[in-house]
RNA sequence: GAAGUCGGCCGGGCAAUCGCCGCGCAUCCGGGUGUGAAUCCGGAGGCGGGGAGGAAAGUCCGGGCUCCACAGGGCAGGGUGCCAGGUAAUGCCUGGGAGGUGUGAACCUACGGCCAGUGCCACAGAAAAUAUACCGCCGCCUACGGCAACGUUUGCGGUAAGGGUGAAAUGGUGCGGUAAGAGCGCACCGCGCUGCUGGUAACAGCAGUGGCAGGGUAAACCCCACCCGGAGCAAGACCAAAUAGGGGAACAUUGGCGCGGCCCGCGCUGUUCCCGGGUAGGUUGCUUGAGACGUGUAGCGAUGCACGUCCUAGAUGAAUGAUUGCUGCACCCAUGGUUUACCAUGGUUGUACAGAACCCGGCUUACAGGCCGACUUCACUU
Numbered sequence: 001g002a003a004g005u006c007g008g009c010c011g012g013g014c015a016a017u018c019g020c021c022g023c024g025c026a027u028c029c030g031g032g033u034g035u036g037a038a039u040c041c042g043g044a045g046g047c048g049g050g051g052a053g054g055a056a057a058g059u060c061c062g063g064g065c066u067c068c069a070c071a072g073g074g075c076a077g078g079g080u081g082c083c084a085g086g087u088a089a090u091g092c093c094u095g096g097g098a099g100g101u102g103u104g105a106a107c108c109u110a111c112g113g114c115c116a117g118u119g120c121c122a123c124a125g126a127a128a129a130u131a132u133a134c135c136g137c138c139g140c141c142u143a144c145g146g147c148a149a150c151g152u153u154u155g156c157g158g159u160a161a162g163g164g165u166g167a168a169a170u171g172g173u174g175c176g177g178u179a180a181g182a183g184c185g186c187a188c189c190g191c192g193c194u195g196c197u198g199g200u201a202a203c204a205g206c207a208g209u210g211g212c213a214g215g216g217u218a219a220a221c222c223c224c225a226c227c228c229g230g231a232g233c234a235a236g237a238c239c240a241a242a243u244a245g246g247g248g249a250a251c252a253u254u255g256g257c258g259c260g261g262c263c264c265g266c267g268c269u270g271u272u273c274c275c276g277g278g279u280a281g282g283u284u285g286c287u288u289g290a291g292a293c294g295u296g297u298a299g300c301g302a303u304g305c306a307c308g309u310c311c312u313a314g315a316u317g318a319a320u321g322a323u324u325g326c327u328g329c330a331c332c333c334a335u336g337g338u339u340u341a342c343c344a345u346g347g348u349u350g351u352a353c354a355g356a357a358c359c360c361g362g363c364u365u366a367c368a369g370g371c372c373g374a375c376u377u378c379a380c381u382u
Base pairs, nucleotide, nucleotide: 001378002377003376004375005374006373007372008371009370010369012327013326014325015324016323017322018321020051021050023048024047025046027044028043029042030041031040032039033038053353057364058363060362061361062360063359064358065232066231067230068229077228078227079226080225081224082096083095084094085093086092097111098109099108100107101106112223113222117221118220119217120216121215134163135162136159137158138157139156140155143152144151145150171189172188173187174186175185176184190212191210192209193208194207195206196205197204198203236284237283238282239281246275247274248273249272250271251270255269256268257267258266259265291310292309293308294307295306296305297304298303328351329350330349332347333346334345335344336343337342
């Protein structure tokens, strides 16, 4: 210098004008209660102070909080799946193991079990799983040719070394062995089992032993282990109209209607008052919290602990905005300085993703432009 890997951070600034939503202060206006002093509710303009994010997003996980359900256990259903730790909890995070990718820094992994059972494996291929035999190789027999060695052909058998198919074909390499072959035998590697050693563990190393114990697939059904009650702030709690309806009491029963005409009786209908439920609406839940920042301390780390400082949006058709000017940053263009680099001036364009809605912890996704740190590889110079 070039190309990369990992981690952290920022997400424009200032001013003016006009607005929006809470809070506090005082003033004015209207209304209620009250003899009054006073107090409560609503409104107006004024002053002061506050007002989105790193993801507020997706609503995918995990909790707090609230209501409902619940003796205990099981089934069904869903989730998770190497080990240890962290945490309120997690499917998150940290550290480690194993496997894989990369020259490397680093990165990726749904990483329990297919000798419990069942299913599936396109095409090609002899055969895709109780294995099998297309070519080839070997033996025997028959026939033919040849003096013979031997060759060819038919049939039967052996073989899984070689060829061929496939993503995948019943361990790999070598030596021995054999008619040809074969874990048939042996050595090493791989695999299974047993033991020892190290480690909390996953696991690793070593030694012995078994000729190999029989393809892949469980984000296929399934089996094993562990975990999970449901609904959500439109949860829930409180206050409470108008209208309609319900219950009760008192009065009136002199009336009207119905029980086919009459009497009795019964029911409905009237006025006043009271009660409780629900709706509209309002209040609350609501923002002080697993809180933020700083320092110290324990730990490799996630994180824990101690001390100090601070209070930092609460809207509800939903505020946190709009316009203008100056400026920062970046691209491009022109002019000048000038060998390029670079610098100065002027102009143009761009300045993202995106908007809290009960609150937290994560994950994932989106994002103009920029900054910082650690590390790797290559090239060059000293």
Predicted 3D model of a 382-nucleotide RNA (Bacterial RNase P class A) from a Gammaproteobacteria bacterium. It is recorded under the gene name rnpB. It matches the Rfam family "Bacterial RNase P class A". Rfam links the family to the GO terms ribonuclease P activity, dimeric ribonuclease P complex and tRNA processing. Rfam classes the family as a ribozyme. The sequence is in RNAcentral, with records from ENA. The coordinates come from a structure-prediction model, not an experiment, and the mean pLDDT is 76.